The RNA shown here (c-di-GMP-I riboswitch aptamer) has 87 nucleotides and comes from Pelomonas sp. HMWF004.
Model confidence (mean pLDDT): 86 of 100.
Taxonomically the source falls in Roseateles (Bacteria, Pseudomonadota, Betaproteobacteria, Sphaerotilaceae).
RNA sequence: CAACCCUGAGGGCAAACCCGUCGAAAGGCGGGGACGCAAAGCUUCCGGCCUACAGCACUUCGGUGCCAUGGCAGCGGGGCCGCCAAG
Numbered sequence: 001c002a003a004c005c006c007u008g009a010g011g012g013c014a015a016a017c018c019c020g021u022c023g024a025a026a027g028g029c030g031g032g033g034a035c036g037c038a039a040a041g042c043u044u045c046c047g048g049c050c051u052a053c054a055g056c057a058c059u060u061c062g063g064u065g066c067c068a069u070g071g072c073a074g075c076g077g078g079g080c081c082g083c084c085a086a087g
Stems, first nucleotide, its partner, number of pairs: 006087002012037002017032006035074001041080003045077003048072003055066004
């Protein structure tokens, strides 16, 4: 100088579940909590997945089907940005 491997230090995030809250739902947010994560930082551009209020179609009037403009960045890819760096 650099960040390919191992070990280590400092710090970071936080699954399930519980409580509160927003939402039609999926899910989000706050608190608790840690399964994990070296981008589990940001971003729906592509694929995938979840939901279906409204709308549309059907209906035996109970409901059923379709649909993302709603979500998931902790499903994968792409784009953007980036901490420490001791042995």